[in-house]
RNA sequence: GAAGGCGGACGGGCGGUCGCCGGGCCCUAAUCGGGUCUGGAGGAAAGUCCGGACACCAUAGAGCGGGGCACUCCCUAACAGGAAGCGGGGGUAAUCCCAGGGAAAGUGCCACAGAAAACAUACCGCCCGGCAAUAAGCCGGGUAAGGGUGAAAUGGCGAGGUAAGAGCUCACCGGGUCCGCGGCGACGCGGGCCGCACGGCAAACCCUGCCCGGUGCAAGGCCGAAUAGAAAAGCGUAUCCCGAUUAGGGAUGAAAGGUUGCUCGCCUUUUGCUUUUGGGUAGGCCGCACGACCGGUUCGGCAACGGGCCGGCAAGAUGAAUGACCGCCGCCCUCUUGCGGGGUACAGAAUCCGGCUUAUAGUCCGCCUUCGGUU
Numbered sequence: 001g002a003a004g005g006c007g008g009a010c011g012g013g014c015g016g017u018c019g020c021c022g023g024g025c026c027c028u029a030a031u032c033g034g035g036u037c038u039g040g041a042g043g044a045a046a047g048u049c050c051g052g053a054c055a056c057c058a059u060a061g062a063g064c065g066g067g068g069c070a071c072u073c074c075c076u077a078a079c080a081g082g083a084a085g086c087g088g089g090g091g092u093a094a095u096c097c098c099a100g101g102g103a104a105a106g107u108g109c110c111a112c113a114g115a116a117a118a119c120a121u122a123c124c125g126c127c128c129g130g131c132a133a134u135a136a137g138c139c140g141g142g143u144a145a146g147g148g149u150g151a152a153a154u155g156g157c158g159a160g161g162u163a164a165g166a167g168c169u170c171a172c173c174g175g176g177u178c179c180g181c182g183g184c185g186a187c188g189c190g191g192g193c194c195g196c197a198c199g200g201c202a203a204a205c206c207c208u209g210c211c212c213g214g215u216g217c218a219a220g221g222c223c224g225a226a227u228a229g230a231a232a233a234g235c236g237u238a239u240c241c242c243g244a245u246u247a248g249g250g251a252u253g254a255a256a257g258g259u260u261g262c263u264c265g266c267c268u269u270u271u272g273c274u275u276u277u278g279g280g281u282a283g284g285c286c287g288c289a290c291g292a293c294c295g296g297u298u299c300g301g302c303a304a305c306g307g308g309c310c311g312g313c314a315a316g317a318u319g320a321a322u323g324a325c326c327g328c329c330g331c332c333c334u335c336u337u338g339c340g341g342g343g344u345a346c347a348g349a350a351u352c353c354g355g356c357u358u359a360u361a362g363u364c365c366g367c368c369u370u371c372g373g374u375u
Stems, first nucleotide, its partner, number of pairs: 001371010012329007020040008042346001046357002049355005054216004061264004066212005071085002074082002086100001087098004101207002106205002108201003123147002125143007155173002158170003174196001175194008220286004230277006238252005254270006293312008330344005
């Protein structure tokens, strides 16, 4: 100097003139209103993809169904998230990627090509014997090392052996298993033994193990509001016990409702169901921001993260505030280089928090790898 990898930060600032919303104080005892001080949209507020807090169902169990996860260990309120590792793969490397349990429980798929795609197979070829014969070629047997097809073809490579070949034999690699050592563990290292082989796909159905109530701030609560706790018609309507045969009470059944989709169980009500008439509900307040919060420092930990101490309170709208104009800068681009011109991203809170994903003009910082040059 060039190329690359990983991580982080900013993404606008200052002043003036007006205009909004929240809060404090004062005018004020109070409405309206006024004055003054102070605060006012993000790294993703977005998507609504996950997980929760909180609220209600509600006293809330079991089964089926459904959903999620899947190497190990740790973090967290929790997660399909994060950190660190193991194994596998890409890359010279820094580093990046992997829905990473099971294919011998079962079912299914592997197009086309190819002889044959899984209790799969001999197209070309090689060897032996016979026929034939100047030969081509034909028949029988053996073969899966070589070639071809394909994403993938009965482990790989070398030597020996064989009629030619084949783990047929041997050494090495790969695989399986046993033992020892290291590690919390996934696994790794070393040694012994075994010729060991009938593939791949589960991000196909499935199997195994573990986990999971529902609905959602338009949740939910309070105030206020009804001539009205209303009227009419139709359908349908049990049994037993106590009591005195009334009134009343209890039990069972039936009916209705709730509990997730279904079933059982459990709970509530005592009539229930259908149709019609008619009244109220379009309002106000709370929820509403003190939090699994933010900043600094210190300790533990490789890290994610956790503990201690100190400090801070930083939007709360409700047809929906945080704006408009002017000037000067910052950054980027360009040119005819001057008081020039142009541009300045993605984008806007609505109960809150932790993640994931997507969008982003441009600028800056740190660490690491490779290559080239110079000293």

Model confidence (mean pLDDT): 76 of 100. Predicted 3D model of a 375-nucleotide RNA (Bacterial RNase P class A) from a Nitrospirota bacterium. Of the family's consensus pairs, 98% are formed in the model. Rfam family: Bacterial RNase P class A. From the family's description: Ribonuclease P (RNase P) is a ubiquitous endoribonuclease, found in archaea, bacteria and eukarya as well as chloroplasts and mitochondria. Lineage of the source: Bacteria > Pseudomonadati > Nitrospirota.